[in-house]
Transfer RNA from Hipposideros armiger, 72 nucleotides, folded computationally.

RNA sequence: GGGGGUGUAGCUCAGGGGUAGAGCAUAUGCUUUGCAUGCACGAGGCCCCAGGUUCAAGCCCUGGCACCUCCA
Numbered sequence: 001g002g003g004g005g006u007g008u009a010g011c012u013c014a015g016g017g018g019u020a021g022a023g024c025a026u027a028u029g030c031u032u033u034g035c036a037u038g039c040a041c042g043a044g045g046c047c048c049c050a051g052g053u054u055c056a057a058g059c060c061c062u063g064g065c066a067c068c069u070c071c072a
Base pairs, nucleotide, nucleotide: 001071002070003069004068005067006066007065010024011023012022013021018055026042028040029039030038048064049063050062051061052060
């Protein structure tokens, strides 16, 4: 320098056009003399950035940025 892939909650990841979910973590309550475990319930993300398409974009297209990988 060129090809491919990934970017969504604190972490690991779903979401395949119609106002975003799970597990772990975390807050509160119950259970215990107390802790752990277990159970219930909650908070937490304008989806990497900027444009475009569309009535509507996390999703499709373009250009950036970061990371991973392959070739040279």
The prediction has a mean pLDDT of 84. Rfam family: tRNA. The family's RNA type in Rfam is transfer RNA. Gene Ontology term of the family: triplet codon-amino acid adaptor activity.